Notes:
Predicted 3D model of a 75-nucleotide RNA (transfer RNA) from a Candidatus Saccharimonadia bacterium. Rfam family: tRNA. Its family is annotated with triplet codon-amino acid adaptor activity in the Gene Ontology. The source organism's lineage runs through Bacteria, Bacteria candidate phyla, Candidatus Saccharimonadota and Candidatus Saccharimonadia. The coordinates come from a structure-prediction model, not an experiment, and the mean pLDDT is 81. The sequence was found in a public genome assembly.

RNA sequence: CGCGGGGUGGAGCAGCCCGGUCAGCUCGGUUGGCUCAUAACCAACAGGUCGCAGGUUCGAAUCCUGCCCCCGCAA
Repeated sequence: CGCGGGGUGGAGCAGCCCGGUCAGCUCGGUUGGCUCAUAACCAACAGGUCGCAGGUUCGAAUCCUGCCCCCGCAA
C1' cells in the first nucleotide's frame, strides 16, 4: 500500500441508513434540598463550533470528496 470498524461535553455511548423540530442518555462536575453527619436519593445548572478541510443544498453530526488519528484483519 489493501480490507473492515471507529473519531459526537471530563469518561462511556446513541443519533447518521431516511438532512430540518431541543444534538440526547448514563456516569462524572458544581449548587441546593434531604440527613446529627456521610453515602444513597431528589432538583437545578454548567460543559459540545459532532476529527480537519472543501463540496452539494434554502438548510449538513447526517450526503459526496480529500486528508489526519485510533483499533482490528490480511500481507